[in-house]
RNA sequence: GGGAGUGUAGCUCAAUGGUUAGAGCACGGAGCUUAUACCUCCGGGGUUCAUGGUUCGAGUCCAUGCACUCCCA
Numbered sequence: 001g002g003g004a005g006u007g008u009a010g011c012u013c014a015a016u017g018g019u020u021a022g023a024g025c026a027c028g029g030a031g032c033u034u035a036u037a038c039c040u041c042c043g044g045g046g047u048u049c050a051u052g053g054u055u056c057g058a059g060u061c062c063a064u065g066c067a068c069u070c071c072c073a
Base pairs, nucleotide, nucleotide: 001072002071003070004069005068006067007066010025011024012023013022018056027043028042029041030040031039049065050064051063052062053061
């Protein structure tokens, strides 16, 4: 320099263009226990990388940029 892929909660990942973006782990609280852990219940936590475009409607489709990973040179 060229090509491909990925970007969503603290982490790992879901979500057919259409209901209020969810799950597990982690975190906080309560129960349980002498206490901790395990277990049970409840709860908080998201400008879906950025800027535009398409659409009645975009996490999802398109363009550009940025970051990361891989391949080629």
Molecule: transfer RNA
Organism: bacterium